[in-house]
Annotation: Predicted 3D model of a 96-nucleotide RNA (c-di-GMP-I riboswitch aptamer) from a Pseudomonadales bacterium. The model forms 95% of the base pairs in the Rfam consensus. Its mean pLDDT, the model's own confidence on a scale to 100, is 82.

RNA sequence: UCCACGAAAAGGCAAAACUGCAGUAAUGCGGUGACGCAAAGCCAGUGCCCUCCCCUAAUGCCAUCCACGGUUUAGGCGGGUCGAACGGUUAUCGAA
Numbered sequence: 001u002c003c004a005c006g007a008a009a010a011g012g013c014a015a016a017a018c019u020g021c022a023g024u025a026a027u028g029c030g031g032u033g034a035c036g037c038a039a040a041g042c043c044a045g046u047g048c049c050c051u052c053c054c055c056u057a058a059u060g061c062c063a064u065c066c067a068c069g070g071u072u073u074a075g076g077c078g079g080g081u082c083g084a085a086c087g088g089u090u091a092u093c094g095a096a
Base pairs, nucleotide, nucleotide: 005094006093012037013036017032018031019030020029021028022027035083041089042088043087045086046085049080050079051078054076055075056074057073058072060071061070062069
């Protein structure tokens, strides 16, 4: 010095909950707050997972003279999560 590793110290991040704002929602951002974290820094790339205003389907359900409509479920587009896995990338300190 590099790779692995994670004792100490310094510094760092900040779950739940409450709260303001944005959004159809998932969720995001700010404040309070610390459960935890050595990448809990960054990237949504892969397959999961979550959501779905909108679109499609169903000899579905409700309503209706018909049309229009409402609703449920499934799917699609789109969106979200890196504090879920894998992958990529950068990085503080230095005992065993």
The sequence was found by an Rfam model in a public genome assembly. It matches the Rfam family "c-di-GMP-I riboswitch aptamer". Gene Ontology term of the family: cyclic-di-GMP binding.